[in-house]
Molecule: TPP riboswitch aptamer (THI element)
Organism: Verrucomicrobiia bacterium
RNA sequence: GGUAUCCGACGGGGGUGUCUUGGCCCAUCGAGACUGAGAUUCCGGCGAUCCGGAAGACCCUUUGAACCUGAUGCGGUUGAGACCGCCGUAGGGAGUCACCAUGCCUCUUUU
Repeated sequence: GGUAUCCGACGGGGGUGUCUUGGCCCAUCGAGACUGAGAUUCCGGCGAUCCGGAAGACCCUUUGAACCUGAUGCGGUUGAGACCGCCGUAGGGAGUCACCAUGCCUCUUUU
């Protein structure tokens, strides 16, 4: 001096579920439970237990399983579903910068 890793800053990406029960159809609320890093709050629409947006927290950011498709998938589990595994060296998927430290390589100088 170069390169890689770690950390950080800013930017960006993503998901926001399932079940039970009470209410409710002029309603979209309440309570409880499960898994998880995360299922929270607010706003708008409207009349179906629906759609969209914003914020916050959390996670991920190409060495990319954060997350999406395949999928109303297959196997397991449960009172039921969520959940776990397979699918998966399947297809997609959001980046720049700087300092210290460490590893490796190279150059110069000295002994």